[in-house]
Molecule: transfer RNA
Organism: Clostridia bacterium
RNA sequence: GGGCGAUUAGCUCAGUUGGUAGAGCAACUGACUCUUAAUCAGUGGGUCCCGGGUUCGAGUCCCCGAUCGCCCA
Numbered sequence: 001g002g003g004c005g006a007u008u009a010g011c012u013c014a015g016u017u018g019g020u021a022g023a024g025c026a027a028c029u030g031a032c033u034c035u036u037a038a039u040c041a042g043u044g045g046g047u048c049c050c051g052g053g054u055u056c057g058a059g060u061c062c063c064c065g066a067u068c069g070c071c072c073a
Base pairs, nucleotide, nucleotide: 001072002071003070004069005068006067007066010025011024012023013022019056027043028042029041030040031039049065051063052062053061
């Protein structure tokens, strides 16, 4: 230098054909327990990497850029 992939909650990751974003773990609250842990119930938490475009509507499609990984040179 070229090609490919990834980027979504604190972490690991889903998200179908474009239709207003979820799970597990973690955190917090409550129940239970002598206490802790475990278990059960619940709650909060999101600029979907940045910017722009298409569209009535974008996490999803298109373009520029960033970071990380792999391959080729």